Description: This is a predicted structure of an 80-nucleotide RNA (c-di-GMP-I riboswitch aptamer) from a Desulfuromonadales bacterium. Its mean pLDDT, the model's own confidence on a scale to 100, is 82. Rfam family: c-di-GMP-I riboswitch aptamer. Gene Ontology term of the family: cyclic-di-GMP binding. The sequence was found by an Rfam model in a public genome assembly.

[in-house]
């Protein structure tokens, strides 16, 4: 550096659920909480699903979902 990831060290991050906001919704912010995650850090880039609205061609517009796969960037440690 590069592939790699331990019954290692210090450290992060937060599923479901509940409380309070927002959204027409999918889902999203803040608390509490811990299913889990070696990139559960960043990017909607490409596939997916998922909401709405228009058709009725199964297609077109617009939104969500990084914790659905992939892809790109970037990081902590030193067991084999």
């Nucleotide at each position: 550096u590069u592939c790699g990831g331990a019954c290692a060290a210090g450290a992060g991050c937060a599923a479901a659920g509940u409380c309070g906001g927002g959204g027409c919704a999918a889902c999203c912010c803040g608390g509490c909480g811990a299913c889990g995650c070696a990139a559960a850090g960043c990017c909607g880039u490409g596939g997916g699903a998922c909401c709405g609205g228009c058709a009725a061609c199964u297609g077109c517009c617009g939104g969500u979902c990084g914790g659905c796969c992939a892809g790109g960037c970037u990081g902590c440690c030193g067991a084999g």